[in-house]
Context: one part of a larger RNA
């Protein structure tokens, strides 16, 4: 240097941006660096291949011929790669016009419900379970009516639905703000893809400081169950869950499927645009059909696959680049290093053993 792989057997980094590097559309002419050809030089001996020979054979040895990477001088070729020049528009970006959306942030606001407080009414239970008990209640509970406080979450709409790079995002209103799709084909003219390191984002839990605390609820305390019951069930209940700021950086962070581009039968849904036709109507809107684009689902052809299954949203056929795997345990460990307030995270062995 080389092999085979990565949905479920070991294996896709949680996601993105991007540095180096790798790779890079169509046409044209130039150079001749890579590349290719020819000639000369070099390529010591030994070694290697073939032939011949010497030791009784072989190993070994002698001789002849040949091969050999690389390097170097000269001459030549220019398809491909490269370099620099000119041009193009299909990739990429921009512009214009529309469109959908729980995309993000801030402030405000609404109703239902739970709990608590006050008051009315009212009397003996209530609550809970498999059955109970702890608990709550004659100091008046539960039930019911009125008033008030406070926190958290937003029923229906709601969908195999939508948005987002992922994590994730759901009452309503306003403001600030990111991305996307379609249509036009007006502008730039390859400006692109990937991305070792790096940087940012990153559920829950957890941590720091300050606030908040209705409900729920690790720990904890009781009641049961049980042989026991450090559980499952029941009554309580602190952190936490919520907010602000700062950390943490993990996950079955999953489609267990890296990103980007191209190519390859069909059928049935659905979301949002465009075009055409129809329906309807006072207008706006609505509904139906055909077609087209982007998304999102189901079934399936070829093909792929051990199978399950995948099947234009590929796990099919190709290309570029990155990451990762290499028997099980030891071991998502030890040590070292970096990071962290800590918890711990990242990187990651060996002995030994099967």
């Nucleotide at each position: 240097c080389u092999g085979g792989g990565c949905g479920u057997a070991a294996a896709g980094c949680g996601c993105a941006c991007g540095u180096a590097g790798g790779c890079g559309g169509c046409c044209u002419g130039a150079c001749a660096c890579g590349u290719c050809c020819c000639c000369g030089g070099u390529g010591a001996a030994a070694u290697c291949g073939c032939c011949c020979g010497g030791c009784u054979u072989a190993a070994c040895c002698g001789g002849g011929c040949g091969g050999g990477g690389u390097c170097u001088g000269g001459g030549g070729a220019u398809a491909c790669g490269g370099u620099g020049g000119g041009g193009c528009u299909g990739g990429a970006g921009g512009c214009a016009g529309u469109c959908a959306g729980a995309g993000g942030g801030u402030g405000g606001u609404g109703g239902a419900a739970u709990u608590c407080c006050c008051g009315g009414u009212g009397u003996a239970g209530u609550g809970g379970u498999g059955a109970a008990a702890u608990g709550c209640g004659u100091a008046g509970a539960g039930c019911u009516c009125g008033g008030g406080a406070g926190g958290a979450a937003c029923a229906c709409c709601a969908g195999u639905g939508g948005g987002g790079c992922a994590g994730c995002c759901g009452g309503c209103c306003a403001c600030c703000u990111g991305g996307g799709a379609c249509u036009g084909a007006c502008c730039u003219g390859a400006c692109g893809c990937u991305g070792u390191g790096g940087u940012g984002c990153g559920a829950c839990a957890g941590c720091g400081u300050g606030g908040g605390g209705a409900g729920c609820g690790a720990a904890c305390c009781g009641a049961a169950u049980u042989a026991g019951a450090u559980a499952c069930u029941c009554g309580g209940g602190u952190a936490g869950u919520c907010c602000a700021c700062g950390c943490c950086g993990u996950a079955a962070a999953c489609g267990a499927u890296g990103u980007u581009g191209g190519c390859u039968c069909g059928g049935c849904g659905u979301u949002u645009g465009g075009a055409g036709g129809g329906u309807a109507a006072c207008c706006a809107g609505u509904c139906c059909c055909u077609u087209u684009a982007a998304g999102u689902g189901c079934c399936u052809u070829a093909g792929c696959g051990c199978a399950c299954g995948c099947g234009a949203u590929a796990a099919g056929c190709c290309a570029a680049c990155c990451g990762c795997c290499u028997g099980g345990g030891g071991a998502c460990u030890a040590c070292g290093a970096g990071c962290g307030c800590a918890a711990g995270c990242u990187u990651a062995a060996a002995a030994c053993u099967c």

Notes: The part of an RNA shown here (small-subunit ribosomal RNA, central domain) has 354 nucleotides and comes from an uncultured bacterium. The coordinates come from a structure-prediction model, not an experiment, and the mean pLDDT is 88. Rfam family: Bacterial small subunit ribosomal RNA. For this family Rfam cites "Crystal structure of the ribosome at 5.5 A resolution" (Yusupov et al., Science, 2001).